RNA sequence: UGGCCGCCGGGCGAUGGGGCUCGCCCGACCCAACCGCCGAUCGGCUGAUGGCUCCUGUCGACCA
Numbered sequence: 001u002g003g004c005c006g007c008c009g010g011g012c013g014a015u016g017g018g019g020c021u022c023g024c025c026c027g028a029c030c031c032a033a034c035c036g037c038c039g040a041u042c043g044g045c046u047g048a049u050g051g052c053u054c055c056u057g058u059c060g061a062c063c064a
Base pairs, nucleotide, nucleotide: 008027009026010025011024012023013022016055017054018053019052020051021050036045037044038043
């Protein structure tokens, strides 16, 4: 100095925040993980989770 592994740290998983958990990326710079689907076009569709849960917002139904 380079490579690999482990630990630690940070970031990411199509619309906000917290907890837990899973996966992915990175650690000089450039850079990476990631940035939904349908549709020839016009245009259209689902969802605030990667998953579970709580809160906030939105939509729908019912009751008072």
Overview
Predicted 3D model of a 64-nucleotide RNA (Fluoride riboswitch aptamer (crcB RNA motif)) from Halohasta salina. The prediction has a mean pLDDT of 79. Of the family's consensus pairs, 100% are formed in the model.